[in-house]
RNA sequence: GCACGCGUAGCUCAGUGGUUAGAGCGCUUGACUCACAUUCAAGAGGUCCCUGGUCCGAAUCCAGGCGCGUGCA
Numbered sequence: 001g002c003a004c005g006c007g008u009a010g011c012u013c014a015g016u017g018g019u020u021a022g023a024g025c026g027c028u029u030g031a032c033u034c035a036c037a038u039u040c041a042a043g044a045g046g047u048c049c050c051u052g053g054u055c056c057g058a059a060u061c062c063a064g065g066c067g068c069g070u071g072c073a
Base pairs, nucleotide, nucleotide: 001072002071003070004069005068006067007066010025011024012023013022018056027043028042029041030040031039049065050064051063052062053061
C1' cells in the first nucleotide's frame, strides 16, 4: 500500500429499518446474617467511534474519515 472483519454500559457481547437501546458479569442501595459470603429485590450508568447522506423513520442501509484485528504484498 491492497483486501476483509470489527467499533453498542466499567468488561464480554446481543440487537441487521419501527414502542422507552438490552443481557451476563461488575458497581450502589435495601432485605437476609452476630458479621461476611451466597441468595433475593431495586437502582445508577449510553452523544450506539466521528462527519455527512438515503428514508416518514437509522445503532441497523450508503459514502468518507479515525481506531483495532487478520491476511497478502